[in-house]
Molecule: SAM riboswitch aptamer (S box leader)
Organism: Myxococcales bacterium
Order: sequence, then C1' cells, then structure tokens
RNA sequence: AUGCCAUGAAGACGAGCUGAGGGACUGGCCCUUUGAAGCUCGACCAACCUGCCCUCCCCGGGUGUGGUGGUAAGGCCUGGUGAUGCUGCACGUUGCAGACAUCACAC
Repeated sequence: AUGCCAUGAAGACGAGCUGAGGGACUGGCCCUUUGAAGCUCGACCAACCUGCCCUCCCCGGGUGUGGUGGUAAGGCCUGGUGAUGCUGCACGUUGCAGACAUCACAC
C1' cells in the first nucleotide's frame, strides 16, 4: 500500500527549537505571528490490542504493565441516496451508503 472487523455527539496541553501555514478532499465556515505545520521533551485522555486481578475458562468488570492512538470547533459542517415535515422548491429532521480517521486481523 491492499483486503477486512469494530468504533467515531464523551474525554484530555504545556515547554523548547523553528517560522507560515493548517483543519484529508469539494463547497463553506473556522484556527493561526497573542506563533500554523513539523521535530524534541514532559504531562494528560481513552481503553482498541495486551499484561495482571476478580475467577479455572467464556461473558462481564477492574487496573493501566507493555504496543498503538488521541488531546480547537460533533469526525467543524457539508457531499450520494431513501424516508419524512412542506402544495412544491429551498430548508429542517432522520436512515443507509461512500469517502476519511484509528485500533485489531490478514496478506
């Protein structure tokens, strides 16, 4: 990289280096020299895998050992399609799908 499973309205940021972008993409709307992205260090959140414990196993729960991940805004909103409110459009609500993110597994 590819395939696939589950989850995605909760939660959690400081310092140093550096210096202009960033929020995947579209259209919006935002963040940002009161310091973007990146790198380093530390802290924190969560509980996907895992160690340990309840309990011998499963289920479930606890803990937070190790491996990832995360720490502006609902996954920032949105997109394709169905249902519904509306005479209809627009718009709103909602289901599903796609794309995306992350874990686990396979190759």